[in-house]
RNA sequence: GGGAGGAUAGCUCAGCUUGGGAGAGCGCACGACUGAAGCUCGUGAUGUCGGGGGUUCAAAUCCCUCUCCUCCCA
Repeated sequence: GGGAGGAUAGCUCAGCUUGGGAGAGCGCACGACUGAAGCUCGUGAUGUCGGGGGUUCAAAUCCCUCUCCUCCCA
């Protein structure tokens, strides 16, 4: 230098194909249970969807660009 994949909650990730309600598990807080804790059950809080721009009535999702990470080729 060329190519591919990835960046979404505190962590691991799904959702992108086919645009319209932002989610799961773990963790965390509170409550029930217990002598206390664990387990279990219930409730709850979580987010500039990596940054910027564009298209659209509407963008995590489509297009352009930039940054960072991983891999392949040279």